[in-house]
Molecule: Bacterial RNase P class A
Organism: Thermodesulfobacteriota bacterium
RNA sequence: GGAGCAGGCCAGGCGAUCGCCGGUUGCGCUGGGCCGCAGCCGGAGGAAAGUCCGGGCUCCACAGGGCAGGACGCUGGGUAACGCCCAGGGGGGGUGACCCCACGGAAAGUGCCACAGAGACCAGACCGCCGUGGUUCGUCCACGGUAAGGGUGAAAGGGUGAGGUAAGAGCUCACCAGUGCCGGCGGCGACGCCGGCAGCUUGGAAAACCCCGCCCGGAGCAAGACCAAAUAGGGGAGCGCUGAGGGUGGCCCGCCCGAGCUCCCGGGUAGGUCGCGUGAGGCCCCGGGUAACCGGGGUCCCAGAGGAAUGAUCGCCACCGGCCCCAAGCCGGUACAGAACCCGGCUUAUGGUCUGCUCCGCUU
Numbered sequence: 001g002g003a004g005c006a007g008g009c010c011a012g013g014c015g016a017u018c019g020c021c022g023g024u025u026g027c028g029c030u031g032g033g034c035c036g037c038a039g040c041c042g043g044a045g046g047a048a049a050g051u052c053c054g055g056g057c058u059c060c061a062c063a064g065g066g067c068a069g070g071a072c073g074c075u076g077g078g079u080a081a082c083g084c085c086c087a088g089g090g091g092g093g094g095u096g097a098c099c100c101c102a103c104g105g106a107a108a109g110u111g112c113c114a115c116a117g118a119g120a121c122c123a124g125a126c127c128g129c130c131g132u133g134g135u136u137c138g139u140c141c142a143c144g145g146u147a148a149g150g151g152u153g154a155a156a157g158g159g160u161g162a163g164g165u166a167a168g169a170g171c172u173c174a175c176c177a178g179u180g181c182c183g184g185c186g187g188c189g190a191c192g193c194c195g196g197c198a199g200c201u202u203g204g205a206a207a208a209c210c211c212c213g214c215c216c217g218g219a220g221c222a223a224g225a226c227c228a229a230a231u232a233g234g235g236g237a238g239c240g241c242u243g244a245g246g247g248u249g250g251c252c253c254g255c256c257c258g259a260g261c262u263c264c265c266g267g268g269u270a271g272g273u274c275g276c277g278u279g280a281g282g283c284c285c286c287g288g289g290u291a292a293c294c295g296g297g298g299u300c301c302c303a304g305a306g307g308a309a310u311g312a313u314c315g316c317c318a319c320c321g322g323c324c325c326c327a328a329g330c331c332g333g334u335a336c337a338g339a340a341c342c343c344g345g346c347u348u349a350u351g352g353u354c355u356g357c358u359c360c361g362c363u364u
Stems, first nucleotide, its partner, number of pairs: 001360010012317007020043009045336001049347002052345005057220004069216002072213002074088005089103001090101004104211002109209002112204002121157001126150002128146007158176006177201002179198008224274004234265006245257004281300008318334006
């Protein structure tokens, strides 16, 4: 210098002015509230996103158990919980830093394995090799044996060598690989290392159905709770055709209409309020732990709308782009994107910066 790997941090900065939303204090107004003014405090994110998991919270259901459905699947730990995280084991990839893995069961069952090939899962005879028989004698035909060699294929049912045989073959033996069993040592464990025995050699795929183990009751803040009109229903009481009540009218009489009228109670709707931000909270220090994380102490209060606030302008600076190459100057821009009950994760989008490490090349 080039190419990479892992982790952390920031999210343009500072100042001024004018606004917007929420809270709080004071004053004003008012019967009270709403409201108005002034001061002070706070005002998006690392992903607020996708809504994919897990939990809190709320309501419903619930003796216990099961079916269905879904998710998960090496070991130990963390956590409120998880399908998440940490540490480790095993396997795989990379020269390396390092990265990836749904990582139980395929000798319980069912199904699948295209094309090619004789044969693809109770293996298999196309060529070849060997034996027997026939033979018009041409290495031709029939039957049988064979998995060494050829050929097909992603894969042909252990590998190498020797013995053996008509030719061959774990048929037998030695070594190696795998599997299973037994023992010893190390480790909490997954597992690793060492030794022995058994010719046992059993293809892949379970992100095909399935089997085994483990977990999950359902719905979601439009959850749910409270206050509560108008109109129309419901229930109760009283009065009423022996005229309640209404109209006319200032009132009474009168006249007209006339079967309902009044009060109380309860449910629900519109509307309003709560839920709604002190929380598995942030920061600092100390301690435990390899770590995830946990414990103790101190300190801080840090958005809460409901048509939905978080903006605009100016000055200086940083970065990027453009204006002829550079400088100056001018203009424009500041990645991805924006809360809506809350929290822990995962995934996706995205600009910059710092630290450590690896490989290659060059120079001293």